[in-house]
This is a predicted structure of a 1548-nucleotide RNA (small-subunit ribosomal RNA) from a soil metagenome.
RNA sequence: AUGGAGAGUUUGAUCCUGGCUCAGAACGAACGCUGGCGGCGCGUUUUAAGCAUGCAAGUCGAACGGCAGUGGUAGCAAUACCAUGAGAGUGGCGCACGGGUGAGUAACACGUAGGUGAUCUACCUCUGGGUGGGGGAUAGUCCAUGGAAACAUGGGGUAAUACCGCAUGAAGCCUUGGGAGUAAAGUCCUUUGGUUAAAGGAGCAAUUGUUCCGCCUGGGGAUGAGCCUGCGGUCCAUUAGCUAGUUGGCGGGGUAACGGCCCACCAAGGCUGCGAUGGAUAGCCGGCCUGAGAGGGUGUACGGCCACACUGGGACUGAGACACGGCCCAGACUCCUACGGGAGGCAGCAGCUAAGAAUCUUCCGCAAUGGGGGAAACCCUGACGGAGCGACGCCGCGUGGGCGAUGAAGGCCGGAAGGUUGUAAAGCCCUUUUCUUGGCGAAGAAUAAGGCUGGGAAUGGACUGCCCAGCUGAUGACGUUAGCCGAGGAAUAAGCCCCGGCCAAUUACGUGCCAGCAGCCGCGGUAACACGUAUGGGGCGAGCGUUGUUCGGAGUUAUUGGGCGUAAAGGGCGUGUAGGCGGCUCUCGCAAGCUUGGUGUUAAAGGUUUCGGCCUAACCGGAACAGUGCGCUGAGAACUGCGGAGCUGGAGUCUAGGAGGGGGAGCUGGAAUUCCUGGUGUAGGGGUGAAAUCUGUAGAUAUCAGGAAGAACACCGGUGGCGAAGGCGAGCUCCUGGCCAUAGACUGACGCUGAGGCGCGAAAGCGUGGGGAGCAAACAGGAUUAGAUACCCUGGUAGUCCACGCUGUAAACGAUGUGCACUAGGUGUUGGGGGCUUUCAGCCCUCGGUGCCGUAGCUAACGCGUUAAGUGCACCGCCUGGGGAGUAUGCUCGCAAGGGUGAAACUCAAAGGAAUUGACGGGGGCCCGCACAAGCGGUGGAGCAUGUGGUUUAAUUCGAUGGUACGCGAGGAACCUUACCAGGGUUUGACAUGUGCACGGAUGUCUCAGCGAUGAGGCAGCCUCUUUUGGGGCGUGCACACAGGUGCUGCAUGGCUGUCGUCAGCUCGUGUCGUGAGAUGUUGGGUUAAGUCCCGCAACGAGCGCAACCCUUGCCGUCUGUUGCUAACAGGCCCUUGAGGUGCUGAGGACUCAGACGGAACUGCCGGUGACAAACCGGAGGAAGGUGGGGAUGACGUCAAGUCAUCAUGGCCCUUAUGUCCUGGGCUACACACGUGCUACAAUGGCCGGUACAAAGCGCUUGCGACACGGCGACGUGGAGCGAAUCGCAAAAAGCCGGUCUCAGUUCGGAUUGGAGUCUGAAACCCGACUCCAUGAAGUUGGAAUCGCUAGUAAUCGCGCAUCAGCACGGCGCGGUGAAUACGUUCCCGGGCCUUGUACACACCGCCCGUCACACCACCCGAGUUGGGGGUACCCGAAGUCGCUUGCCUAACCCGCAAGGGGGGGCGGCGCCGAAGGUAUGCCUGGUGAGGGGGGUGAAGUCGUAACAAGGUAGCCGUACCGGAAGGUGCGGCUGGAUCACCUCCUU
Repeated sequence: AUGGAGAGUUUGAUCCUGGCUCAGAACGAACGCUGGCGGCGCGUUUUAAGCAUGCAAGUCGAACGGCAGUGGUAGCAAUACCAUGAGAGUGGCGCACGGGUGAGUAACACGUAGGUGAUCUACCUCUGGGUGGGGGAUAGUCCAUGGAAACAUGGGGUAAUACCGCAUGAAGCCUUGGGAGUAAAGUCCUUUGGUUAAAGGAGCAAUUGUUCCGCCUGGGGAUGAGCCUGCGGUCCAUUAGCUAGUUGGCGGGGUAACGGCCCACCAAGGCUGCGAUGGAUAGCCGGCCUGAGAGGGUGUACGGCCACACUGGGACUGAGACACGGCCCAGACUCCUACGGGAGGCAGCAGCUAAGAAUCUUCCGCAAUGGGGGAAACCCUGACGGAGCGACGCCGCGUGGGCGAUGAAGGCCGGAAGGUUGUAAAGCCCUUUUCUUGGCGAAGAAUAAGGCUGGGAAUGGACUGCCCAGCUGAUGACGUUAGCCGAGGAAUAAGCCCCGGCCAAUUACGUGCCAGCAGCCGCGGUAACACGUAUGGGGCGAGCGUUGUUCGGAGUUAUUGGGCGUAAAGGGCGUGUAGGCGGCUCUCGCAAGCUUGGUGUUAAAGGUUUCGGCCUAACCGGAACAGUGCGCUGAGAACUGCGGAGCUGGAGUCUAGGAGGGGGAGCUGGAAUUCCUGGUGUAGGGGUGAAAUCUGUAGAUAUCAGGAAGAACACCGGUGGCGAAGGCGAGCUCCUGGCCAUAGACUGACGCUGAGGCGCGAAAGCGUGGGGAGCAAACAGGAUUAGAUACCCUGGUAGUCCACGCUGUAAACGAUGUGCACUAGGUGUUGGGGGCUUUCAGCCCUCGGUGCCGUAGCUAACGCGUUAAGUGCACCGCCUGGGGAGUAUGCUCGCAAGGGUGAAACUCAAAGGAAUUGACGGGGGCCCGCACAAGCGGUGGAGCAUGUGGUUUAAUUCGAUGGUACGCGAGGAACCUUACCAGGGUUUGACAUGUGCACGGAUGUCUCAGCGAUGAGGCAGCCUCUUUUGGGGCGUGCACACAGGUGCUGCAUGGCUGUCGUCAGCUCGUGUCGUGAGAUGUUGGGUUAAGUCCCGCAACGAGCGCAACCCUUGCCGUCUGUUGCUAACAGGCCCUUGAGGUGCUGAGGACUCAGACGGAACUGCCGGUGACAAACCGGAGGAAGGUGGGGAUGACGUCAAGUCAUCAUGGCCCUUAUGUCCUGGGCUACACACGUGCUACAAUGGCCGGUACAAAGCGCUUGCGACACGGCGACGUGGAGCGAAUCGCAAAAAGCCGGUCUCAGUUCGGAUUGGAGUCUGAAACCCGACUCCAUGAAGUUGGAAUCGCUAGUAAUCGCGCAUCAGCACGGCGCGGUGAAUACGUUCCCGGGCCUUGUACACACCGCCCGUCACACCACCCGAGUUGGGGGUACCCGAAGUCGCUUGCCUAACCCGCAAGGGGGGGCGGCGCCGAAGGUAUGCCUGGUGAGGGGGGUGAAGUCGUAACAAGGUAGCCGUACCGGAAGGUGCGGCUGGAUCACCUCCUU
């Protein structure tokens, strides 16, 4: 020494920038819900709006006169006298304090420190002196008069501490001379002359008197006040110039006092960028709130100062006022009135009205403190002390304490078990703060008058008096006070907010983008921890939340303590003024800054620490400290500054050199282009993606020659040069600026920066005059296109060029201000100098410029890195969220276009920078795939089948919908299926489990009614255990739990599936790199079907995928041989004779075949290529060769893909129905459209006849069925054999052989229709398949488009199986016959890897721009209109001060015997000034305004597609023109442009 915390929100994620928001504290608060007590505080922040009523400033009889009244005395009474004497009046003091408010005020108003030698100060205090003697009035009052009133007028009389002379008098004031003092001054001392006072009252004593209170005049003090000055504290420059009493002087007036404060005259000054003037806002401070502090905000209560008192002006009185409860005038407003006139001022205390979100009693008392008056008693005091109201704030207390488990009941949650509310309650035992009631009861009170006692001072001295001390001695609003005691009884006392994250605390139900919540992010569209309610929980607690405001957090205005390459931000560049900053030396000086000591002040209250008083605390008191500031004074001299003396390093000058598109002017040149003339020459030329407009037979283009014109200067040419920037390019000449290097000489800090100012400043543009070849905005035409106001083409005018003038802006960029210094290097290039040297195209060193790479360091990263964005210093400019907007308005510049300066309302929760991972690109590279190409065959056209859409219908049940739905779920809808429709039934149900009761074996079968479900009845039959009532099982009926649902949600789900895709990918651990997201590994060089393998490498390994392992097929072997096979052997049978057939039998295992187990293939071998690798190419051998063919196998994930109707399942819904049963119908409809197929269109064919060769399957609960017979046939009848390597289905078909048809709607094709049948089945009408006879449609190879397939494949041919009573052109399998083509990867589609750009991340089906239309909001302009404020000029001119005054009036004083006069005064009049008012004019500012304008916001509107990818014409900046709109085009500029190539440079 005590002091500093962060979080949410931009993104898919990250870092940064940056805003918004939250948590804290506070309040004169308000609102919502709630509310027991006490203490201490606070309480109209709005309308300086208006106020009824009462009170808030009076007092003094000891200043004065004096009446009414009262009392007393005398009197019969009238009346007189005495005492007392209200009210009112004269007079004194007070009323300028206290109390209120904050309108005005940006000012010496306030604060602070000073000055007053430029001043005043009643009462108080100390001190000196004095208080003599006169005079004239006037209120009250009496009389009279006017008036409604307020009030006024006349006359008579009266007192004073009221008023007026005279006397006295200087220490006062004025003045003369002298002196002191000061920077100067009105200061001080002395002196001359002049001048100015007064009032009495009371007590005692009474004979002078004396005391007290006053009065007058001086001098001090104290207090209060006036004036002056330094410094300090608001905003706007879209306020830049202001000023006529203005600035100063001389003289005067005025004031307490200086002063233009005022006046006359003279001079022309004064203020201002260090912000004048103007505008806006505001009382200032001590303090208060906040903050770590520095700061920021604020000025309520308390205290100091100021200002104001209905608004404006004015003075009077007074010590003090220009006076809150005084006066005059004007104005507005209110009230009274007899209409003639009057009255009023709560911003005092209460209170009322209005306004407002909002702020109290018309209370008690002077008991205390303080104030006024008084000698005092005392009076007055809405100051004050108290009480009341208000949770408005701070503080304290309570609403009970202990025990109490069965963890009660109830609630909530849970499927249940149970959990929780919860020791919480109940219950038992205590306590009594608080409460109710009864009683007791402090302190706030000190003392005053008076009394008693003692003492003291003054005086020559007494009384009285005065002073001091002690004792005694009234008085309480609060108040039924605080506090204490007794009694009663847990008795009277808990709420509010929150529970998605920030932020502590959750579950259920309801709701269903509704209702609502929300501080920010955001919740709610049927499972909401976010809405509402309940339960539980968290926080605080007589409060709790909300709203508002301030500070904090916010380092988000950055002094402490920020930034400017890309986030907001470096001025386009220079020159230079003010200003800021500034080299070396001195033992030199000063002391402004600076450091340090002392001292004054910084009021009190407040703050901090500590001690103390109320039970504690809040609150209050004492002490100390702080109060960071200012003043005075002393010291120091390092640094800055100032002065002085020097220096050469910074800066500059000169001499001797150098390079250069630096600038200006003049002259000259060639190439090209266009035009003109002439020649040659002939049909095109030109232009484009392709065309056309255009041009050409009137001779173009091409070519040759000649001529004209204007503009620009190829090669050299270069990250090369010069310039401050813009910018500068043919050659020569002249004029001219800057720069560099070397060597010396000179000047001696002369420097750096630079607000304003001034100058320069691309392109476009403007003015005037020229010029005009080419190019080319606008414009015209042609194309393109949906359109094409564009991109492309043909033309073409301004302009581009020159001269002079203007404009002053650009992506004016290195998006990087200027200067100086310091901090590793390497390597190019350019200009100069030096050294060495083989004198060379060499090497080394060095200064200036210009590039690249890079260390440290910096940076959010990218990057920068001696040319800094590193480290420091100096100065300037600029920034503070996005939009609105570089807009509006004002000012200013410009001929105009426009430039400079430059907001706000409103709106959003972001807008941004860099980098990361993806995705995407009409970006790039590499590579795959029947992806294209090369082929073969199809689809799309026809008829039919089938599915779908649509339509229809009572219903045409439902689902599937690009690829990845559509011969799909369905592997087979006549009934059933069946979910749909109509009608008819049924309700514990068609089906399951359980309970209770009753009855009954179960069960089988028959009849009747009915379309049937169903209903009614008959017959047969009579279970088992047990001792029994009975038990078990089964059935029926009733009741209850429940069943049931193809009802909804595939976007609540499981499971299963499709697709990318059998594509080669997807990840992890550790390590490393990066702030991080992430990267690396996984990239690279090769290779592969493959992330397959090899090599390399900050990576090393691993997992899921690939491959292999599995099945099948192809070759061989071994084993086993029946129902399979038959070579050899033997036999039988058949035809018949042959090398005959037949596995029929014996037999056999040879072969085929079946089945099991093995072998075989691995780039193993050879050659080549390759990197000595992996691998590839070729070859040998082999049945098979580089994965041999086929299958099964589907990584991380994507599509909220599909399925709640396979199944399962959460939630919701139905429950005499959305369940269930039955009959019939429908799913089979039919103008159409699409998908998938079948059959064809024919001769490579159809038909007829003959004749071969399979494989794989299937078959007796009802099957396959030979064979025979019947039928033209489907099939029927009979029926062998076979539960199948044995028998059957079974014939295979295409093929082959022969015949016929001969190109036609046919002997092609078979649809459709008629007739007749067969089979299955209860049943073929709706609605089956098949057969026969007859019929004989479309169709002659199929538009745009589109599909499959790379070998035993396509194509073509038939066979089988599942489902199934029956029904197959579909599906799943099987074999037979059996091709063509692949140059290749440019293109289309899909995919993989690397890279690049990105404004995308719902990821290009993305994002996004502008007009138009609609709604709402704020704003701008606006013919005007209507308020407010200030100014200027003039008019009128109240009250009033001042000045003048000839009229009128006039007690005191003077003159005078008097009359009268004078002096002075008053009234009146005049003048200056002068408020309000009026007129005119211009300025500032608000309201309103037809209409106009853009802007913002809004869920799905219209038109286009501008931008983001090369965004499909790279974009952007400035400018000009044009266009519905984004925008287009021209000119110049930028890279913040992709891609490819080249050049240069760098690294190794």
The sequence is in RNAcentral, with records from MGnify. Its mean pLDDT, the model's own confidence on a scale to 100, is 84. Rfam family: Bacterial small subunit ribosomal RNA. Gene Ontology terms of the family: structural constituent of ribosome and ribosome.